[in-house]
RNA sequence: GAUAGAGGUGCGGCCGAGAUCAGUAGUCGUUUAGAGAGAACUCCACUCAGUGAAGAACGGCAAAAGGCAAAGCCGCCGAAGAGCAGAAUUCAGGAGUAAAAUUCUGGCUCUGGUGUUUUACUGAAUAAGUACAGCACUGUCAUCAUGUGUGAUGGAGAGCUAUC
Repeated sequence: GAUAGAGGUGCGGCCGAGAUCAGUAGUCGUUUAGAGAGAACUCCACUCAGUGAAGAACGGCAAAAGGCAAAGCCGCCGAAGAGCAGAAUUCAGGAGUAAAAUUCUGGCUCUGGUGUUUUACUGAAUAAGUACAGCACUGUCAUCAUGUGUGAUGGAGAGCUAUC
């Protein structure tokens, strides 16, 4: 240098039975109310509105998206995830602002892996995800000790093992 492997509730992708979203949004009726309303805000345009707007109560009907996810299929063991920076797109007629989301890029930085917990953020959520930190388990190598069973300490995947 090449090839092949190992860690295990192992990682990621596609699909989506199902649950949740939710008896919510919306819509219709009645009552109240009495001038605004129209998907974050402002302006413009347009539409609706005293033949009753917004809001509220009761009743009838009644979703969806995002997020989660069984089974199945595929690619794999820096599998992969995230941060920083840049670019593009979305955001309900147009413009602007704010927040958020998605995709791509290359560079650098962090993380061996899994579980769980506090806090913070996203989210309808107590689901799930992300970030820091703690704890536990586990794989690998080094050093030391050893009753050769193992134990302690430390490191990181640019690692480890095997073969050529």
This is a predicted structure of a 164-nucleotide RNA (Lysine riboswitch aptamer) from a sheep gut metagenome. The coordinates come from a structure-prediction model, not an experiment, and the mean pLDDT is 80. Rfam family: Lysine riboswitch aptamer. From the family's description: Riboswitches are metabolite binding domains within certain messenger RNAs that serve as precision sensors for their corresponding targets.